[in-house]
RNA sequence: GAGUUUGAUCCUGGCUCAGAUUGAACGCUGGCGGUAUGCUUAACACAUGCAAGUCGAACGGUAACAGGCGGAGCUUGCUCUGUGCUGACGAGUGGCGGACGGGUGCGUAACGCGUGGGAAUCUACCUUUUAGUGGGGGAUAGCCCGGUGAAAACCGGAUUAAUACCGCAUACUACUCUACGGAGAAGGGGCCUCUCCUUGGAAGCUCUUGCUAUUAGAUGAGCCCGCGUAAGAUUAGAUAGUUGGUGGGGUAAUGGCCUACCAAGUCAACGAUCUUUAGCUGGUUUGAGAGGAUGAUCAGCCACACUGGGACUGAGACACGGCCCAGACUCCUACGGGAGGCAGCAGUGGGGAAUAUUGGACAAUGGGCGCAAGCCUGAUCCAGCAAUACCGCGUGUGUGAAGAAGGCCUGAGGGUUGUAAAGCACUUUCAGCAGUGAAGAAAUGCUUAAGGUUAAUAACGGCUAACCCUGACGGUACCUAAAGAAGAAGCACCGGCUAACUCCGUGCCAGCAGCCGCGGUAAUACGGAGGGUGCAAGCGUUAAUCGGAUUUACUGGGCGUAAAGCGCGCGUAGGCGGCUUGAUUAGUCAGAUGUGAAAUCCCCGGGCUCAACCUGGGAAUUGCAUUUGAUACUGUCGAGCUAGAGUGUGGUAGAGGGAGGUGGAAUUCCGCAUGUAGCGGUGAAAUGCGUAGAGAUGCGGAGGAACACCAGUGGCGAAGGCGACCUCCUGGACCAACACUGACGCUGAGGUACGAAAGCGUGGGGAGCAAACAGGAUUAGAUACCCUGGUAGUCCACGCUGUAAACGAUGGGUACUAGACGUUGGGGGAGUCAAUCCCUUAGUGUCGCAGCUAACGCAAUCAGUACCCCGCCUGGGGAGUACGGCCGCAAGGUUAAAACUCAAAGGAAUUGACGGGGGCCCGCACAAGCGGUGGAGCAUGUGGUUCAAUUCGAUGCAACGCGAAAAACCUUACCUGCCCUUGACAUCCUCGGAACUUGGCAGAGAUGCCUUGGUGCCUUCGGGAACCGAGUGACAGGUGCUGCAUGGCUGUCGUCAGCUCGUGUCGUGAGAUGUUGGGUUAAGUCCCGUAACGAGCGCAACCCUUGUCCUUAGUUGCCAGCAUUAAGUUGGGCACUCUAAGGAGACUGCCGGUGACAAACCGGAGGAAGGUGGGGACGACGUCAAGUCAUCAUGGCACUUAUGGGCAGGGCUACACACGUGCUCCAAUGGGCGGUACAGAGGGUCGCUAACCCGCGAGGGGGUGCUAAUCUCACAAAACCGUUCGUAGUCCGCAUCGGAGUCUGCAACUGGACUCCGUGAAGUCGGUAUCGCUAGUAAUCUAGAAUCAGAAUGUCACGGUGAAUACGUUGCCGGGCCUUGUACACACCGCCCGUCACACCAUGGGAGUUGGCUGUACCAGAAGCCGGUAGUCUAACCUUCGGGAGGGCGCCGUCCACGGUAUGGUCAAUGACUGGGGUGAAGUCGAAACAAGGUACC
Repeated sequence: GAGUUUGAUCCUGGCUCAGAUUGAACGCUGGCGGUAUGCUUAACACAUGCAAGUCGAACGGUAACAGGCGGAGCUUGCUCUGUGCUGACGAGUGGCGGACGGGUGCGUAACGCGUGGGAAUCUACCUUUUAGUGGGGGAUAGCCCGGUGAAAACCGGAUUAAUACCGCAUACUACUCUACGGAGAAGGGGCCUCUCCUUGGAAGCUCUUGCUAUUAGAUGAGCCCGCGUAAGAUUAGAUAGUUGGUGGGGUAAUGGCCUACCAAGUCAACGAUCUUUAGCUGGUUUGAGAGGAUGAUCAGCCACACUGGGACUGAGACACGGCCCAGACUCCUACGGGAGGCAGCAGUGGGGAAUAUUGGACAAUGGGCGCAAGCCUGAUCCAGCAAUACCGCGUGUGUGAAGAAGGCCUGAGGGUUGUAAAGCACUUUCAGCAGUGAAGAAAUGCUUAAGGUUAAUAACGGCUAACCCUGACGGUACCUAAAGAAGAAGCACCGGCUAACUCCGUGCCAGCAGCCGCGGUAAUACGGAGGGUGCAAGCGUUAAUCGGAUUUACUGGGCGUAAAGCGCGCGUAGGCGGCUUGAUUAGUCAGAUGUGAAAUCCCCGGGCUCAACCUGGGAAUUGCAUUUGAUACUGUCGAGCUAGAGUGUGGUAGAGGGAGGUGGAAUUCCGCAUGUAGCGGUGAAAUGCGUAGAGAUGCGGAGGAACACCAGUGGCGAAGGCGACCUCCUGGACCAACACUGACGCUGAGGUACGAAAGCGUGGGGAGCAAACAGGAUUAGAUACCCUGGUAGUCCACGCUGUAAACGAUGGGUACUAGACGUUGGGGGAGUCAAUCCCUUAGUGUCGCAGCUAACGCAAUCAGUACCCCGCCUGGGGAGUACGGCCGCAAGGUUAAAACUCAAAGGAAUUGACGGGGGCCCGCACAAGCGGUGGAGCAUGUGGUUCAAUUCGAUGCAACGCGAAAAACCUUACCUGCCCUUGACAUCCUCGGAACUUGGCAGAGAUGCCUUGGUGCCUUCGGGAACCGAGUGACAGGUGCUGCAUGGCUGUCGUCAGCUCGUGUCGUGAGAUGUUGGGUUAAGUCCCGUAACGAGCGCAACCCUUGUCCUUAGUUGCCAGCAUUAAGUUGGGCACUCUAAGGAGACUGCCGGUGACAAACCGGAGGAAGGUGGGGACGACGUCAAGUCAUCAUGGCACUUAUGGGCAGGGCUACACACGUGCUCCAAUGGGCGGUACAGAGGGUCGCUAACCCGCGAGGGGGUGCUAAUCUCACAAAACCGUUCGUAGUCCGCAUCGGAGUCUGCAACUGGACUCCGUGAAGUCGGUAUCGCUAGUAAUCUAGAAUCAGAAUGUCACGGUGAAUACGUUGCCGGGCCUUGUACACACCGCCCGUCACACCAUGGGAGUUGGCUGUACCAGAAGCCGGUAGUCUAACCUUCGGGAGGGCGCCGUCCACGGUAUGGUCAAUGACUGGGGUGAAGUCGAAACAAGGUACC
């Protein structure tokens, strides 16, 4: 920086990602080289080999080897043998080294480490100073002899050497200790020139190296101190050698290091003790830094060496490849006894995700020994293995479009892979083959020779020069030649974060996933492919660390509401602290010096062809210490001051606190009286009280509790809290003016006082109220809400508890920073002295500027600006829970986790939606009316059921006389059966044929077989067009699926008045404003106001129709006047009606009133019509994944001798039942009969059909007119007039059934309509409920049309007759606007809580059980040191020869490891059972919360 909480926003806040890194591991892949690195786990166990030896110039010597000399055998150059004579050298004595080098990180929270200091020390080898190195002695290993034993090993005897061991002499000075006595040595090598004997040696000489003592140094080591160096307080007290002193011991040395005595100290909240974890550092890694994490390789220090203990030797060890003991384990054994220690290098087993060769060499560097040569060196240098890491190189380069083939995609044209390949032309790094071939080598040695030493030309050492020799790696690096593109590319990813997209498969499956999340038939998210992106000999994943994370905030955060102010005071430690002045210099600042190892990092150079890597120099090492200086500030000490703080004097207000007393009103109870039937209570009731006299009223009494009015965002108090009046005691505050003290202050971890209500204990008290409880209601239930009762309690005294939404959700203190208006207490001033006004101070409120805040809001009573101190927070849940501690009588409080789980939880504000929230308004929404439905029969649709099939769709309003404006066949999609397979239909190909048609037979038909007629049209003569048949394959076909993939169309909210935009303004933003407000309207209609000004889609208007008039035009229309007829029939006319074109008319225009001088409303005039005149068409942004794949179109999927096609018959018409919509009814406002009137709008040539005739009738015959203002359907019916019926199952009603017919049609059985005769069911106005309608409307009455062969009670449309009612808007339903609440946003059909049941997970308790660590007390006591000891033994020295000194062994004692006993603590594992918690699919019961959530919530 990004993703992720939301519909969207801002904030808070967690989770996650992009980066860097690694001793890594795993998966896939793998060409070369260089440089590094490589058991992080079992400090688990180890076979085998090697890792520490060396010195003959310390010694006695001679086992082996070689040589010399001698001897023997002889084969005369071989064997045997002797000889330490020489080179050498096994074993041994002795010296030095095995304390280094190498490994590991168990232990250790410590002077262990780091850093800086210190004094009381030692230091082999090395350097340096001084002096010396004389003379003796006794042993002993080895060798030899003997013995024991399996072995390891041991014992005895004899003999022998030393630089082994022991005395003596010397050591004045110097040196060490001192008690003033004393204490110390070792020689070896070389040479014979001089002397002696002379083989050679001695003396001697000489040099060197040793040795002894000693001085100084260097190096190394020991010790002490300051500071720094993990976590836990759910570890708060620890400590008896403990703290100090004195004496003594001990050590190289200080010291309780040890011991005796004395004192009682010492450590600890600045974290002792205990527990857990851990080697520390330079550094490494990350980070801008500060920090964080880490401590492999390299380097410094420490610790350890199978586990525990111990000492010896030594300069140095309490010793990795030494010793002793104990323990565990392993091995050998003759069972008696022995041996061992890879955390050295390799290697093995084991563990583990995981880490290499039983390699070469001492050539180099270094170490040990040695005079040296040299020997040893798994230190080291090299090689091997591993892409483990870093660095470098390569896998070709150029050209090459027919843009090849193939793959993939496609809109079928093409695109892409892609100059990529092929082809052509080049190059040859690296690898391979061949050849040449370094550097790493300096020394040592030998020879030479100036000079040194010396008597010396010797020896010795040394500078110079020459010579010789030394390479594991390795024939390696490097170089050269030839050949040939030849041998060399993968991995991850492609939804967003995050660079990179398509197809196929799959179908909430398989799977993916770091977070958000993908997958339920069109998946850029799964799997594969093509393509692309990124990195590249690697690439991904996993693990881990830092970063991002300012998410522990020192740099650099917060706490009103997001997590977070202790309930409130007092006060200890601590932190912080007014003014002036002096001193000091601790802090602070500056300079210098020392140190801060090297390596690393950084800078500048150098070397490998570059780089990694190596290397020279510098810088840095932010630190510590010492020292010098500065003195403002802080500190400390001293002296003063008065502004902070306090005291005194005088006043003031107050429900401040405690105690005692007093009062009246009211409730209740009791008594008496009056009085009679109810009272009480509720939404309505009931329980309850009352005729045994309630309630009501009056009087009197008892008792307890609380104190009306005053009373006030008034007062007091630290908070909790405090309210009648009086008295006593008592705390604090405020004001005024002066005086005094002189910083005495602020805060406050622990501590401590107070602390509502409820609760607990003891004893009182008890009127009212009232948990629990009882009863009555309510309810599905009602352990509740409501009612009647009622006990603890509420009250008092004393004691406990210690918590509250103890809230201003706001810790305390101080200072500063605009105002305005109230109010309480005090003081001052002004005033007509009174109302009031002004100033000031201490409180207490409202508004408001700057500023702050995520916003809301806060705003001198700060959430502003600053300082000081305290408390607290770090995602949600688990959980304020468990365990432990402390407190409490208990209830419980306080302190306070983890496992596990989620990706959120949350704050403020916004827009919606919703509310059994509020306000305003509208609608046949209610009300007022009229008529229905729901009852009956029938029609029709649906559900259900049935069936072979009862095809499919539509399902609250907004499905149900709906799609269907018409199922007997057809339709038809369904079922049964029989058939067809390029198909009934389209295009293409091949072949044949005109097409077509007559008749017969079979069959239910489709179809099949046979048969008859027929050879057409155009032509450039090739053929072509249409049609038919056969064949082949592409394909056809489908009312198969998906309306949740879609287009189109439609319904609905709703003809509701709304829905938006541009610019501006406001807001961090979502958004707001406009569109809200005051009026008004049918209307977001208009007016006014207004940070808005305008605009768009809607409203309205424009369109159609109807109502009036005018103009034009008169046939098929009309007829006033004229003529004529049976008749507008005809002449004539077109005035009128009408028809159909165009106009006029209505606009709140006019008048009055109301209103705001507006818009508008009310009334009126005129007018055919009056306030949108009536009706229609017209349906904003959007909602419902609404309806339709079966109108049509269409993506995808499945079918293809079938889910396609043909045919016949059946079905869609079924029928215990339920519902919707209708028709006809139940009758007299009626039925029947007779007579008489008046419409409009339509249809008609495959048609409507006249007159006339027949039939009771349906209808038949008939054939005229009409392609229609002409003819026809076609008589309108209700109405009106008259008559009959007389309230009945009827002269109502027509269902059903029987019979007979008519019509349509190929065909009326399943199944049509109609007619006639007969039959004559239910039904007497319809329960709960519910529908329509506000005027030419409802109701009622016929007429017509579409569909249609026929078949309407349906649908559409036309006219006739023609009402009633609306007070009104409280409530129901729906809608609009404003406002409010919200935990809803899939939006209340929302969200969401708890128990129970089931599964899984982690966890607490738990009788206990097991194990680890550890405390205390005691037993025990190996090896060993120290101490004691005369039991025993005893070479050197001394001796008076008796012995002594000294020593060894033995024994004893102190200390002590292992082990044991008893009893505690603590941790872990486990445990029948049990507690709560978490998570799970759509389980059960309720309905607690969110709206007034239906009883406001907490």
This is a predicted structure of a 1498-nucleotide RNA (small-subunit ribosomal RNA) from an uncultured prokaryote. Its mean pLDDT, the model's own confidence on a scale to 100, is 83.